[in-house]
RNA sequence: AGAGUUUGAUCCUAGCUCAGGAUGAACGCUGGCGGCGUGGAUAAGGCAUGCAAGUCGAAUGCAUUUAGGUGCAUGGCAAACGGGGUAGUAACAUGUGGGAAUGAACCCAGAAGUCAAGAAUAAUCUGUCGAAAGACAGGAUAAUACUUGAUAGUCUCUUCGGAGUAAAGAUUUAUCGCUUCUGGAUCGGCCCGCACACUAUCAGCUUGUUGGUGAGGUAAUGGCUCACCAAGGCUAAGACGGUUAGGGGAGCUGAGAGGCUGACCCCCACCAUUGGAACUGAGACACUGUCCAAACUCCUACGGGAGGCUGCAGUCGAGAAUCUUCCGCAAUGGACGAAAGUCUGACGGAGCGACGCCGCGUGAUGGAUGAAGCCUUUCGGGGUGUAAACAUCUUUUAUACGUGAGGAAGUUUAUUGACGUUAGCGUAUGAAUAAGGGGCUCCAAACUCUGUGCCAGCAGGAGCGGUAAUACAGAGGCCUCGAGCGUUAUCCGGAAUCAUUGGGCGUAAAGGGUGUGUAGGUGGUUGUAUUAGUCUCAAGUUAAAUCCUCGGGCUUAACUCGAGAAUCGCUUGGGAAACGGUACAACUAGAGGAUGCGAGGGGUGUACGGAACUCAUGGAGUAGGGGUGAAAUCCGUUGAUAUCAUGGGGAACACCAAAAGCGAAGGCAGUACACUGGCGCAUUCCUGACACUGAGACACGAAAGCUAGGGUAGCGAACGGGAUUAGAUACCCCGGUAGUCCUAGCCCUAAACGAUCCAGACUAGCUUUUUAGAGUAUCGACCCUCUGAGAGGCGAAGCCAACGCGUUAAGUCUGGCGCCUGGGUAGUACGAGCGCAAGCUUAAAACUCAAAGGAAUAGACGGGGACUUGCACAAGCAGUGGAUUAUGUGGUUUAAUUCGAUGAUAAACGAAGAACCUCACCAAGGUUUGACACCAAACUGAAAGCUUUUGGAAACAGAAGCCCUCUUCGGACAGUUUGGCAGGUGCUGCAUGGCCGUCGUCAGUUCGUGGUUUGAAUUGUUCCCUUAAGUGGGGUAACGAACGCAACCCUCGUUGCCAGUUACAAGUGUCUGGCGAGACUGCCCAGCCCAGAGUUUUCAAAGAAGUUUGAAAAUUGUGGGCUGGGAGGAAGGCGAGGAUGACGCCAGGUCAGCAUGGCCCUUUGACACCUUGGGCUACACACAUAAUACAAUGGCGACAACAACAGGCAGCGACGGGGUAACCCUGAGCAAAUCCUUAUAAAAGUCGCCCCAGUUCGGAUUGAAGGCUGAAACUCGCCUUCAUGAAGUUGGAAUUGCUAGUAAUCGCGGGUCAGCUAAACCGCGGUGAAUACGUUCUCAAGUCUUGUACUCACCGCCCGUCAAGUCAAGGGAGUUGGGAGCGCCCGAAGUCUGCCUUUAUGGUGGCCUAAGGUGAGCUCAAUAACAAGGACUAAGUCGUAACAAGGCACGGCUAGCGGAAGCUGGUCGUG
Repeated sequence: AGAGUUUGAUCCUAGCUCAGGAUGAACGCUGGCGGCGUGGAUAAGGCAUGCAAGUCGAAUGCAUUUAGGUGCAUGGCAAACGGGGUAGUAACAUGUGGGAAUGAACCCAGAAGUCAAGAAUAAUCUGUCGAAAGACAGGAUAAUACUUGAUAGUCUCUUCGGAGUAAAGAUUUAUCGCUUCUGGAUCGGCCCGCACACUAUCAGCUUGUUGGUGAGGUAAUGGCUCACCAAGGCUAAGACGGUUAGGGGAGCUGAGAGGCUGACCCCCACCAUUGGAACUGAGACACUGUCCAAACUCCUACGGGAGGCUGCAGUCGAGAAUCUUCCGCAAUGGACGAAAGUCUGACGGAGCGACGCCGCGUGAUGGAUGAAGCCUUUCGGGGUGUAAACAUCUUUUAUACGUGAGGAAGUUUAUUGACGUUAGCGUAUGAAUAAGGGGCUCCAAACUCUGUGCCAGCAGGAGCGGUAAUACAGAGGCCUCGAGCGUUAUCCGGAAUCAUUGGGCGUAAAGGGUGUGUAGGUGGUUGUAUUAGUCUCAAGUUAAAUCCUCGGGCUUAACUCGAGAAUCGCUUGGGAAACGGUACAACUAGAGGAUGCGAGGGGUGUACGGAACUCAUGGAGUAGGGGUGAAAUCCGUUGAUAUCAUGGGGAACACCAAAAGCGAAGGCAGUACACUGGCGCAUUCCUGACACUGAGACACGAAAGCUAGGGUAGCGAACGGGAUUAGAUACCCCGGUAGUCCUAGCCCUAAACGAUCCAGACUAGCUUUUUAGAGUAUCGACCCUCUGAGAGGCGAAGCCAACGCGUUAAGUCUGGCGCCUGGGUAGUACGAGCGCAAGCUUAAAACUCAAAGGAAUAGACGGGGACUUGCACAAGCAGUGGAUUAUGUGGUUUAAUUCGAUGAUAAACGAAGAACCUCACCAAGGUUUGACACCAAACUGAAAGCUUUUGGAAACAGAAGCCCUCUUCGGACAGUUUGGCAGGUGCUGCAUGGCCGUCGUCAGUUCGUGGUUUGAAUUGUUCCCUUAAGUGGGGUAACGAACGCAACCCUCGUUGCCAGUUACAAGUGUCUGGCGAGACUGCCCAGCCCAGAGUUUUCAAAGAAGUUUGAAAAUUGUGGGCUGGGAGGAAGGCGAGGAUGACGCCAGGUCAGCAUGGCCCUUUGACACCUUGGGCUACACACAUAAUACAAUGGCGACAACAACAGGCAGCGACGGGGUAACCCUGAGCAAAUCCUUAUAAAAGUCGCCCCAGUUCGGAUUGAAGGCUGAAACUCGCCUUCAUGAAGUUGGAAUUGCUAGUAAUCGCGGGUCAGCUAAACCGCGGUGAAUACGUUCUCAAGUCUUGUACUCACCGCCCGUCAAGUCAAGGGAGUUGGGAGCGCCCGAAGUCUGCCUUUAUGGUGGCCUAAGGUGAGCUCAAUAACAAGGACUAAGUCGUAACAAGGCACGGCUAGCGGAAGCUGGUCGUG
């Protein structure tokens, strides 16, 4: 000192959280010792038992005793201290500083005195009552107990003459006492200034109340009390009320200012079961005294009594939680006493508790290329780790024994220690008795393995866990603290997050809707005087302890002692006079007034005007009108709409008109008049600080709304109807009531906005506009320059998170007011005020979330915009979708119909070819180191193989026979067995490599350096022209570069040269092959655009002028780009085609081509391997891709032309022969420019038939007979011949391909392959079109721009009702309890007081009053049927309101309506 967390990323704002310290703590795990502290915070709840206040015989009586003495009682002193607690108290209680009207036992000093007399009484004795506690009657007696008299001053009162008040003795003669007065010390009582919690959702309170006079009372002042008189007193500077609370010294924290706290120790106050009261006394209204009442507990003989731990221990209860029924008066202190002494749960000590602080220890040194175990590994190793073992050493601590203080001072000798078997010291034993807690994703020091698989769980925040988890659990290792370590709770800090130090308010939360003005705050210039503020000096006080500094004592420290410093404050006295205040005098720059002008939709009232609209009447006129995207409802033949005339009505005022004007704001617009408010300029005449702001208060305050009465043309919530729609309570249309208008009165809110309070001062400018004035000029005006007051735009400095603001500040300062402190709940509830109501103003909490938000950035998206492109549309040609068949897929079926691919980017795809094999699927049978690979060891040289044979479907198993390797002798090879291991088309393409698809052959994607920005980012890559192209040129804070484009490569088209296997009859070279050339940005012409240059003309500015500069127009030539045309040329504007696929996107596809991480299956039999058979070929159906057709541009028959690519030895196979044919027999030639496929290539052409039909179209299906391949064509092959002859007559919605040698059409070849389902795929050539106006629309793409609440990026986000569950709070018919008062009734004890008598401890009254009763309210809390709203909860329902023009722009206020978001009307804002 900061850090984490909102975002795709950034900056800001803002909240939440963490790291530090602390505690009278508690809980979890663990626990060796000592010292010093500390320990009932909750129930001021109840208490058993013991102790906690007595003492004096030197005041006295009696009893008793062997001597000391003891007991009872009277009397004296003490018991008002000490000890405990914090209930009450918001107060003169406390703190601090003062004051006058006061008291005092014990103590000190001084002065004076201490004479005389008397009556009783307790204990005791006798008797009585009672269970007891206790009480009563009678008799006797003493005192320092009580009474009376005398004396009396330095006492009290006084009319100043006087009057009144005292004493106690004891006794050894030395003292102790007693009485009165004065003073002191010390301790009290009383009064006052200041300080002293929260709340205004407490605004008025008060009748002894405020004051006076008199009296009473007190130690003393005083309404303290009473009588009378007066009507005062307090309050926004917070009275009164409510809630909470003992106050201070101090403690914790903090840099400080502050914030929080009030344990232990000290001071003060208050309390003593609850409430009341007095007595005694120096002192009490009394913790262990008295009386009364109440509650509770206990005893009882039921008549009546007793008690008060908030003293020390202890007990119960409640609680997360807090100790021993210990020792001693040895020390310190207190009471009494002359003293010895007695008493003392004060105190001194010990015990218990890691509760805190402090100190010590649990060993030290050596010890391995490093044991074992454990963990890990890439299997090589690495870690634990000098750690251990082992060796040497030490003894703090522990244990045992011995020794052993100080605390002790008396009054002098003597005696006296609870602690204490103390501390300390010495000796001995022996590493011996002693280590854990938390953490390891980031914040925040410390990492791996295994298990688990959004489960179990973790978590302070962010967050982790869905099969490779450093975040869960365990282990190893590591980090950190250490007799402790963590957690929880609370406080301060960090938090500048309430901001005095030290924050803000345009858009993040936040300027009041506006003004006038009260209190308050602040206030111009000069002078004089003064001094409650201010400054300075001195004195007093601010208790001690604490904190700080220095020093001392316990071995050190904690702890403690001494000294010093400090103690912000308050009081008193002296001084100063700058600032501030006050008083006085003056001034004019602030403010106001006067005079003269001026502008204006400023306001109120009255009158008048024209256009439009509508209604009525009349004329004329006929079938429509109106309305919409399109329609319909509606109006019209009873005559509409359109048109003319006349008359009525209400509302609003076109043009002028503007970024303009006025007003405090809301707001204000036809014209005229009347009345009236404010403002500006000029003159510088007057007053002389009269000022600024402004809590409350008062006034005004759009629209909507309300009340009463009018008015109502148009418009128009609600409402009715028509449409749209899935629905349409809307948008659109037809109507239409309140309302809109006027008068009077309410309401008081708006996005009442510049989202920007008022006033003053200062700080660059340029420009526009309104208005006033001055100067120059002019005859005058206009223009121009300047000075004011307003209203706008752009901008320096500066400010700001940025956007932006910028003399009209959001800049720099001053004064005053208002307001803010995370989001939601909520501008809501309750309460209060106002209102007729609607409602407004004021204004929370529980609960919940970790965000909500502002500005800007890059993308993506838009039913936003601009531009551009593409067989994208359009223009065309041919199709698909309908039929049959083939193939693939889905679905269904099945023992199995193996698997994958699923919009574009799956579906004649993997598969360039499933009868067996393939093969992964199913059924059945079999094998287990295996069908296959490598290594090691052992054995062997036949266990293998071949032949025959048995079982069997085969595999396989069994039997018999044959065979029984090579060698350089090292071994090789082969087999069997054993051990390592093999094997897997099993899973994960979301763990991967490689390869591929798609956007897309689209023109894009980036980097370095530099510049800009706080930053994300940006510039470059934008702009203009151009291109197929980020292609090129120009410009330019950019300059360069990379991957893409293009080119380089291949084929075709033209040609030169070379060669000649083959071709050709030959020569040859039109054929084949190779190497080259050629085209391009070249040449010519025209047009357009850009750049710069020249010439001419015109205008403007500067200047005296020459001249210079600028602008515009025309024109000349140059350069660059593009377009059109031409020449040459085989080819012309990229000549055509191919290969080539940027950064990336889709967790796209593939673990079944291959490779590969991880997981899984495999020693008794598998998910591996072998075999037979079956399946992948099923079939109500749906989709996709093809083939063939539906015919005459055709079909059939006959004749007869013209290719190219390519393949061939287990092959192509000629000629010849056979067969109707498929094919068969034979087999020449050819490893190929030679031979074969290959032939007649087909379409085309010529001739003939068919004559528009389900046909001489079409060929499916089926039957029969054959051929070929192959162990094998049943499931399940192809071909041939004959026969059969289905659907189909051009195909709905919709949809595909193609821009030239293309589409269409026609055949041919190849791969795979034994054969084939190929009609598929890959190639080849033949014939050979049509059309493109154009970019409005559909789709896709690119660039720029705009909006955004999206970033998983519109297949996005998101709102409200309803349904389910949970939670908290409010309302609530009521019910219950508490608190503070009020009225009335009753009224104990007791003070005060009256009366009576038998004068007593008497009787009986009065006032006041506690408790109690009763009544009506107030207030706080608990609970509650019910209804309403809120918050939250992976996948509920209905819609789609908002974010893009969100598909009707959104939002504020208001009113009505509607399942819901919402819709509509009026007015306002732009967010």